[in-house]
RNA sequence: GUCGGCUAGGGUUCCGGGCUCGCAAGAGCUGGCUGGUCCGAGAGCCGACGGUCCCGCGGUGACGCGGGGCUCCACGGAGGGAUAAAAGCCCGGGAG
Numbered sequence: 001g002u003c004g005g006c007u008a009g010g011g012u013u014c015c016g017g018g019c020u021c022g023c024a025a026g027a028g029c030u031g032g033c034u035g036g037u038c039c040g041a042g043a044g045c046c047g048a049c050g051g052u053c054c055c056g057c058g059g060u061g062a063c064g065c066g067g068g069g070c071u072c073c074a075c076g077g078a079g080g081g082a083u084a085a086a087a088g089c090c091c092g093g094g095a096g
Stems, first nucleotide, its partner, number of pairs: 001049006009039002014036002016033001017030005050071009073093001075096001079091003
């Protein structure tokens, strides 16, 4: 650096909950409903791959296989965008 799993967080398509209507089937409203599905972090966690350094083995060599270390730091709007919708999502490690 890339990808995956998850979390803080986020809303309301679908499920469930609540309310109203209805004989019923069902319909409408509701996220000022803890939830399931869903979205989800550069500045959160974990993993894999990648990169790099060291060691061992094989090889004339290029290199291959295995093991280990490192992969740091990081304050942050307003506004806009996607989706059903919102957000720590995206613009964006942006402006400052």